Annotation
This is a predicted structure of a 467-nucleotide part of an RNA (small-subunit ribosomal RNA, 3' major domain) from an uncultured bacterium. The prediction has a mean pLDDT of 85. The RNAcentral record of the full RNA draws on ENA, Greengenes and SILVA.
Context: one part of a larger RNA
Parts: sequence; C1' cells; structure tokens
RNA sequence: UGACGGGGGCCCGCACAAGCGGCGGAGCGUGUGGUUUAAUUCGAUGCAACGCGAAGAACCUUACCAGGGCUUGACAUGCCGGAAGUAGGAACCCGAAAGGGUGACCACCCGUAAAGUCGGGGACCAGCACAGGUGCUGCAUGGCUGCCGUCAGCUCGUGCCGUGAGGUGUUGGGUUAAGUCCCGCAACGAGCGCAACCCCUGUCGCUAGUUGAAUUCUCUGGCGAGACUGCCCCGUGAAACGGGGAGGAAGGCGGGGAUGACGUCAAGUCAGCAUGGCCCUUACGUCCUGGGCUACACACACGCUACAAUGGGCGGUACAAAGGGUUGCCAAGGAGCGAUCCGGAGCUAAUCCCACAAAGCCGCCCCCAGUUCAGAUCGCAGGCUGAAACCCGCCUGCGUGAAGGCGGAGUCGCUAGUAACCGCAGGUCAGCCAUACUGCGGUGAAUACGUUCCCGGGCCUUGUACA
Repeated sequence: UGACGGGGGCCCGCACAAGCGGCGGAGCGUGUGGUUUAAUUCGAUGCAACGCGAAGAACCUUACCAGGGCUUGACAUGCCGGAAGUAGGAACCCGAAAGGGUGACCACCCGUAAAGUCGGGGACCAGCACAGGUGCUGCAUGGCUGCCGUCAGCUCGUGCCGUGAGGUGUUGGGUUAAGUCCCGCAACGAGCGCAACCCCUGUCGCUAGUUGAAUUCUCUGGCGAGACUGCCCCGUGAAACGGGGAGGAAGGCGGGGAUGACGUCAAGUCAGCAUGGCCCUUACGUCCUGGGCUACACACACGCUACAAUGGGCGGUACAAAGGGUUGCCAAGGAGCGAUCCGGAGCUAAUCCCACAAAGCCGCCCCCAGUUCAGAUCGCAGGCUGAAACCCGCCUGCGUGAAGGCGGAGUCGCUAGUAACCGCAGGUCAGCCAUACUGCGGUGAAUACGUUCCCGGGCCUUGUACA
C1' cells in the first nucleotide's frame, strides 16, 4: 500500500422486511449428469454451465460409428513432362451409392485467311512443390464475450511531505442517482469514468400527403417549441441542496433504450474467425451408403399443461400493436366434420394477403364429482412437407382416457402500465419435435413500518503472525 475480520462508523441495491405470483409434488417438453452403446461428436461446470454455442440434428447439417471407395486429392497457386480423336459425353456393365470399367458422338480460345490432325492456352494424364485436418495446446495468442457492475470509482502532470515503499490531491463538513455539486483544506490543475450530446415514448405548433371518401381530424415523415429548481413559500446560518405549492401533457434525472472506466477471475472460446508451436499425411485428409447425435434403472436444471366454479363447454358479439410476404403471402368462391384440397383475384405491398386477435362482454348448460376438471398414453382412419417420415416430422378426426385434489425442507421473480393473466408476430426454416428465443400490444394489481438480521457493493477508520 492492499487484502481479510463471526472489528467499528456512514450509505446504497427487490438484499431483507411488506406484498403478489411461482418453483420444489404430478404428466409432458427441453438441457445436463450418470449409465448404456459400434457411436450415443465436441464444447459450456458455483454465483457468471445446465430451452447454453444450436435463430430449426429424418438425408444434408455432422465434426461421431460401421462398411464401401479416392488419392495432387472435395478446394487454391506454381513448375516440369506427356498424350491426339484430347476435354466432355448419350447408352451399357459391376455397385447401396460413391466409385470403377466399356464407350457411339464430339468440342472451346489464340496464333490465322483456312484446321479434329501444325504451334500455344484452357481442360486431361503422370510427377513435383503443395493442398487438407472441427487433430492437441484458450496455461503460447489476437479478436470477441461473461462476472464484479451502470457499481462510482481508476489515474496523471507539477508542487509539497517522506531515507524509501509511498502519501497528499481523492481525506474532512454538507449534498447527490453519481469523485454530483458546494464549502473547507499544501495543494493547484487535468485525463478515463458519472452526467450531457444519440434513439424510442408522453404534449403542442408548423409543414408535406403515397394510402384512405376525407385540404378538418387520425396517422406517417420532416422541422420546431416545451422543463431550466425558471416562479412563490419554508428549511436560523453562506452555498450546494432539500420539503411544500402554482402553472403545466409532463416536473426537479418525466419513462425506456443504446452507452460498461483502471482492472479482477492464467474466467470462456484454437469448434465462428484469425494465429505461434506440436502432430497426421493412400490418412487424424476426402467421398458415399446406413446408423448415431432422439439410447434409459436413475438424478438435477429450466419450462409447458393442470389439479378446476373469479371454472369448463356451447352459441352470439367487440376492441390492438408490431411484424412478414414474388422460387413468396395467398383473397373471393367451391369440396370436406376437420387437417387440407380445388380454385385463381390481388399484392414487389400505409393500397393486396398472412389476419377471425385472445382474455373481455351477452345468453344457455354443468352443480363440486377425479367430474361435462385435467389431458398423458395407446389404437384406428386420414392430411401435409419432402427423393425419402421404420429408427426419427408436424397436423386432423374418432375412440382410449393415466398421474394429478395446490405440493416437505427449501428456493425464485417482481416496486407500475411493473407483477400477474391474455393473445399476436418474427427470425431460423422444405417440413418440424418452439411449451424455446426475440419482439408486440390487450386487461391490469398488492405492498414498502423500517435497515436489527441474510446476500452483494461504496467511502472512512481499526486490528493483523497474510501478500
């Protein structure tokens, strides 16, 4: 000087408390451990791994396994040599394919006016140099990322103090979300952080108008105004600042986002990419067929659906936002109980389509029961995508109807348009194991006395046999 303390003081944070809803019990989905396996590819492992890389594993992907093939190679560049009906290639044979073999026909560019035949190039064959490696090392690295942490800190120049390490400044008194600001002070200044500048949202004005019947309004885009403790009162005292009030759509950081200091964890990633070193080169490269990544006595993590009556079923009826769409979205009309099919209008989209939002509201039934709750599981019949749904897809109809009666110890989220509940869209994507993820709107709470305690953090101080 730090770090640490079941030392002290001050102060924060959904940290506790107050409150609402969950998880832990059930069934199922997904991930992981374990076990199994020819293989169940690899990585991630307390917080900060476990719906994580994966925003799409039937083949492909794919890195794994078995078997069958290829070697200058699936891909790049260069050199040397060679061949003439060469490159290519219908058809045929072996084969699961890849690959191997036979092979009618038969090229391209330049020299060049003419060419299968000459010369050169491309392509091909043989060879060389090399390619290739998701093989190892994240403890050799770059880059990127997580956590502490949106925490308020981390430093520098000069001066001053100290033999020195170092200190001072940055401590102190107030104040703030903040090393924010004020006052004081051997310090005076400055930098990276904080804040502001950027984006969205809430009010108003001006302006433009593709779409829409609509120069108003709404909306969309652009420009601007508005909020600054500006005004009043109080806080004895100076300031910073705090409390209350007026006006206002909005106050005192209005709400949200982007933005992450010096550093820490030899944190994570050599499998995104790049890259040093090491290793393999008829194989640790590469191609193909099939299998596996989907296994299942178990254990954990994160979710979905429920256990019902503020509920379930049936009928009627209302109101969004944000997105996506031309190898696409697909209307009307028709067929089918339905998934879906036929059909073909419109739309490169404020124009057309996806697209009926759902919870809500109105009416009727159910009458507390493992039920008209719940939907797992299984059977049959169908539809769709795709070359192909056995391993291993989704959807529909009929039947079957399991556990489950609110969950032990314990544990998680959330302070307002939040939690909770409700649906909608998108990316990936042929299809989809999405209950995931990322967004969007609709309905819309309760509670916070307080800081003793648990967890994490900031500043000052103290002890130390630690560095």